[in-house]
Context: one part of a larger RNA
RNA sequence: UUGGGCUUAAAGGGUGCGUAGGCGGCGCGGCAAGUCGGAUGUGAAAUCCCUCGGCUUAACCGAGGAACUGCGUCCGAAACUGCCGUGCUAGAGGGAGACAGAGGUGAGCGGAACUUAGGGUGGAGCGGUGAAAUGCGUUGAUAUCCGAAGGAACACCAGUGGCGAAAGCGGCUUACUGGGUCUCUUCUGACGCUGAGGCACGAAAGCUAGGGUAGCGAACGGGAUUAGAUACCCCGGUAGUCCUAGCCGUAAACGAUGAACACUGGGUUGAAGGGACUCCCAUAUCCUUUUGGCCGUACUGAAAAAGUUAAGUGUUCCGCCUGGGGAGUAUGUCCGCAAGGAUGAAACUC
Numbered sequence: 001u002u003g004g005g006c007u008u009a010a011a012g013g014g015u016g017c018g019u020a021g022g023c024g025g026c027g028c029g030g031c032a033a034g035u036c037g038g039a040u041g042u043g044a045a046a047u048c049c050c051u052c053g054g055c056u057u058a059a060c061c062g063a064g065g066a067a068c069u070g071c072g073u074c075c076g077a078a079a080c081u082g083c084c085g086u087g088c089u090a091g092a093g094g095g096a097g098a099c100a101g102a103g104g105u106g107a108g109c110g111g112a113a114c115u116u117a118g119g120g121u122g123g124a125g126c127g128g129u130g131a132a133a134u135g136c137g138u139u140g141a142u143a144u145c146c147g148a149a150g151g152a153a154c155a156c157c158a159g160u161g162g163c164g165a166a167a168g169c170g171g172c173u174u175a176c177u178g179g180g181u182c183u184c185u186u187c188u189g190a191c192g193c194u195g196a197g198g199c200a201c202g203a204a205a206g207c208u209a210g211g212g213u214a215g216c217g218a219a220c221g222g223g224a225u226u227a228g229a230u231a232c233c234c235c236g237g238u239a240g241u242c243c244u245a246g247c248c249g250u251a252a253a254c255g256a257u258g259a260a261c262a263c264u265g266g267g268u269u270g271a272a273g274g275g276a277c278u279c280c281c282a283u284a285u286c287c288u289u290u291u292g293g294c295c296g297u298a299c300u301g302a303a304a305a306a307g308u309u310a311a312g313u314g315u316u317c318c319g320c321c322u323g324g325g326g327a328g329u330a331u332g333u334c335c336g337c338a339a340g341g342a343u344g345a346a347a348c349u350c
Stems, first nucleotide, its partner, number of pairs: 004321003007304002012318001014201004021194003025088007033081002035077008049065006091191001092188003095184005103177007110154001114150003118146004125136002162169002206247006215241002220236004258317006266295011300305001323350003332343004
């Protein structure tokens, strides 16, 4: 256990698609299930309530009335919900024409840097730090030049810029491909919204098999620091980071703010379109649609703040919360190769 809440106090599912269900635009006609009115039957008695009465009073008891908020049947109403039929175009979708974009997948290519091995020059240090040392170096290092190999990441452009449902996406070219915006108002004619279950996607780390491994780098070894130093700093360095196929399914998966629709002063700035005006073009100016920010009115809020991208005003649907600890633990079940994940208590205690 509701006339309450969910940005920060407990509380928005990580995200989408969608089943059942819930909810649903504007007319006309019909039906009458819900709904409303009337009539009638029933609603035992007792109890409760009202008015009387009987015990000296009361409790108690008796009588009458009302009530029994309900259910059945019949008649009626047709505004609303529903159902059936028919129509509409403002929601939704399709079409045509334009546009922007790191949206996705595959393939190919490029330059800088780095490391390695080889060669040339050169000849004693290099490296590293707060200072050092471990380390590397006369078997020639560091430095510098040449050509070579390899892997990973793409400087500048780059921007509270763009795209994507979220996770996320950034060198160039190309093939395939998803979504969005604007204009026309050409078509369909409510086809919509949400969404328990379900399905799909889902950073990093981790797992399985096979490859790859330049740099970085858990673990590990060494050098320092320190009272100690299982660290911070330094020298190395294995898994991993990368690719292919599969698994895992979690994050401060955050806007800590679910989705959709409608309404409610403005200012400013970026992005993508369309239109008007100036004879034409361009710039400027104005109008308009979408989108990303900032400031701020009303209102909201415990405040911080939020404020047409609402946390304002309303409607619909889903998820979730109910003192702290115990505990996201135990148990059971499901999933997973495992790691573990999902669901998820109680005793006890304050």
Molecule: small-subunit ribosomal RNA, central domain
Organism: uncultured prokaryote